Context: one part of a larger RNA
């Protein structure tokens, strides 16, 4: 000089991207506990206290001799996200992703759908619709709004359009004594599809503009028009979404691009591609507080341990 501990005056997050790291809390017993709640929980919540030793209680009660070391929550408040416990990128990603109970739609009547193979077979299932198989949403609450015009998915005994071979009539060429055989051509007859018709959005996906009006302005409940299949409801909202944007207000700080609460002018929210709430959980992500500390002001000391210098 490093490392790996220890200590540390006053201050005590001024450090920083961020309390990262450290310190701090700790086992047992006793007393006590709030919002807010699915009445289980929250919660060990928080916050207090206690324990050695000599004496008394006590002629009591236990208990049977029980070295050393080591070990053992920091709390509260709010908000996003995902209900929970659970899986994950073996060796940079544990998460808000995936699942998951639970909802919803579709196929499936059994020698089932689906899946496997060129086929036999096999799974599905030694099951049968309260079953199995796909797909999408993801506890719970309280809800899922309009639109079937493109797109696909279902349905359609008319009607259009539809190949090739096959049969059927007809022409008609070469050959053959002749029956016939060999070609060529039209018409007619023929599937799915494909159009047309309709149904379906918890299928895929879509959910306007412009003008003008109310006896101060100032909005505009109201009219007009144009386009659409239909023109965003209910909710939420500067959001994991909000260019401008460090939006206006409010709130916390002595000060806050963060945070919270509110408005709403949503550049480009929105309803199982779920909308919006939620109490419990969470090595999740923001933002405050209490306590605590060498993270810091601002460094210092000791002790091993390594390396260098110098003898």
């Nucleotide at each position: 000089a490093a490392g790996u501990a220890u200590u540390g005056a006053a201050g005590g997050a001024a450090c920083u991207a961020g309390g990262c790291a450290a310190a701090a809390u700790a086992a047992c017993c006793c007393u006590g506990u709030a919002a807010c709640u699915u009445u289980g929980g929250g919660a060990g919540a928080a916050a207090g206290g206690g324990g050695g030793c000599u004496u008394u209680u006590a002629a009591g009660c236990a208990a049977c001799u029980g070295a050393a070391a080591a070990g053992a929550g920091a709390g509260a408040g709010u908000a996003g996200c995902g209900a929970c416990u659970g899986u994950u990128u073996a060796a940079u990603a544990a998460a808000a992703a995936c699942a998951u109970a639970a909802g919803a739609u579709u196929u499936u009547g059994c020698a089932a759908a689906a899946u496997u193979u060129a086929a036999a077979u096999a799974u599905g299932a030694u099951g049968u619709a309260u079953a199995a198989a796909a797909u999408c949403u993801g506890a719970c609450a309280c809800c899922u709004g309009c639109c079937c015009g493109g797109u696909g998915c279902u349905g359609c005994a008319a009607g259009g359009u539809g190949a090739a071979u096959c049969u059927a009539u007809u022409u008609u060429a070469g050959u053959u004594a002749a029956c016939g055989c060999u070609g060529a051509a039209a018409u007619a007859u023929u599937a799915a599809a494909c159009c047309c018709c309709a149904g379906u959005a918890a299928a895929c996906g879509g959910c306007g503009g412009c003008c003008g009006u109310a006896a101060c302005c100032c909005u505009g409940a109201c009219g007009g028009u144009c386009c659409u299949a239909a023109g965003g409801u209910a909710g939420c909202a500067a959001a994991a979404u909000u260019c401008c944007u460090u939006g206006g207000c409010g709130g916390g700080u002595a000060a806050g691009u963060u945070c919270c609460g509110u408005c709403c002018u949503g550049c480009a929210u929105g309803a199982a591609u779920g909308g919006u709430g939620u109490a419990a959980c969470g090595a999740c992500u923001g933002c405050u507080c209490u306590g605590c500390u060498g993270u810091c002001u601002c460094c210092a000391a000791u002790a091993c341990u390594u390396g260098c210098u110098c003898u």